Transfer RNA from a Candidatus Shapirobacteria bacterium, 71 nucleotides, folded computationally.
RNAcentral holds the sequence, with entries from ENA.
Lineage of the source: Bacteria > Bacteria candidate phyla > Candidatus Shapironibacteriota.
[in-house]
């Protein structure tokens, strides 16, 4: 320098173009003499910028970042 795969809560991952979801984690409450466990509730997310579309995590382009292959 070129090819390919990928980027979503704090972490790991879902999501036919149509209300972004779950588990763990965190906070509060209940349970306990107390801790742990368990249960309930809450908070929090689409790498950045454009384009297409009534509507974009999803499709297209560029940039940034990660992995991998070739040179």
């Nucleotide at each position: 320098g070129g090819g390919c795969u990928c980027g979503u809560a704090g972490u790991u991952a879902a999501a036919c173009g149509g209300u972004a979801u779950a588990a763990c984690a965190u906070a509060u409450c209940a349970u306990u003499c107390g801790c742990a466990u368990u249960g309930a509730u809450a908070u929090a997310u689409u790498a950045g910028g454009g384009g297409u579309u009534c509507a974009a995590u999803u499709c297209c382009c560029c940039u940034c970042g990660a992995g991998u292959c070739c040179a």